[in-house]
About this RNA:
Predicted 3D model of a 357-nucleotide part of an RNA (small-subunit ribosomal RNA, central domain) from a Patescibacteria group bacterium.

Context: one part of a larger RNA
RNA sequence: UUGGGCGUAAAGGGUCCGUAGGCGGCUUUUUUAGUCAUGCGUCAAAUCUUUGGGCUCAACCCAGAGGCUGCGUGUGAUACUGGAAGGCUAGAGAUCGGGAGAGGCACAUGGAAUUACUGGUGUAGCGGUAAAAUGCGUUAAUAUCAGUAAGAACACCAAAGGCGAAGGCAGUGUGCUGGAACGAUUCUGACGCUGAGGGACGAAAGCGUGGGUAGCGAAUGGGAUUAGAUACCCCAGUAGUCCACGCCCUAAACGAUGAAUGCUAGAUAUUAGGAGUAUCGACCCUCCUGGUGUCGCUGAACCAAGCUAACGCGUUAAGCAUUCCGCCUGGGGAGUACGGCCGCAAGGCUAAAACUC
Repeated sequence: UUGGGCGUAAAGGGUCCGUAGGCGGCUUUUUUAGUCAUGCGUCAAAUCUUUGGGCUCAACCCAGAGGCUGCGUGUGAUACUGGAAGGCUAGAGAUCGGGAGAGGCACAUGGAAUUACUGGUGUAGCGGUAAAAUGCGUUAAUAUCAGUAAGAACACCAAAGGCGAAGGCAGUGUGCUGGAACGAUUCUGACGCUGAGGGACGAAAGCGUGGGUAGCGAAUGGGAUUAGAUACCCCAGUAGUCCACGCCCUAAACGAUGAAUGCUAGAUAUUAGGAGUAUCGACCCUCCUGGUGUCGCUGAACCAAGCUAACGCGUUAAGCAUUCCGCCUGGGGAGUACGGCCGCAAGGCUAAAACUC
């Protein structure tokens, strides 16, 4: 390489958009490039197979035939693939309608709590722990009442709930804006799928400049614990956490499960839309479409087939198939060295070998 794989054994890229490429719905005509059949030519010798022969056999040698891989050219076939021209609507997209949603951005705004400050009441403790101590407090704390200020996060609703490509998104209102579902079946007519490179987004931490800083809190200081205690516990507390702009580009970025399409019994819950029945109306009930979950225990019984090493998966597949991409090939050395590219840095991406078991 052929082959085999990627939920948990090594292996799905963090996610999406998209270039080249690969692949691609139904149908008519045409072409005959691919494809197939056949004729001819060519395919050096040796080698290989086989038949016969020669060295006493064999190896070896000689002669004939064949095989192998192709190439060129002629004729023919036309199902499939490709090319050209045309048609279609089941894929895809557009349009219209009424709804759902923590989808995104900006602005405004609300209450609870916390802390600080000011004033009142009030007096000796408070706080903290397994127990303590450090700490705070007669310069009046803690507690309680009133007021003022600040920053950050949004109790209940709240749910196996919703939305988003992923990361992620939650007080309320307004504006701008993206996507999906349902219904209508009006329009376009294959416009599609995937996607090497490439581009965009990408939690937290971290970095740069400037703000902000209530609470929390790496580092750090102190108190404990302990043989020690660079920890766990306690008292403080800087960076950070927050905002603006610019970087960083990594995660158990997980469903440890790439994307798309088709097919293969169901039951049940919930969410969005629609239809029917019923009703004054709503609920309920039945059905359809899209999403999100569950199908465990006891047990006579409560998911079929199939798959899987088992666990489990099971119309949200890890089943049955097709297309395209990414990735794996014993453990360690090592996601390291070197080189390259990127970055302000931290570092990231790409990525070995010696050696060793």
Model confidence (mean pLDDT): 81 of 100.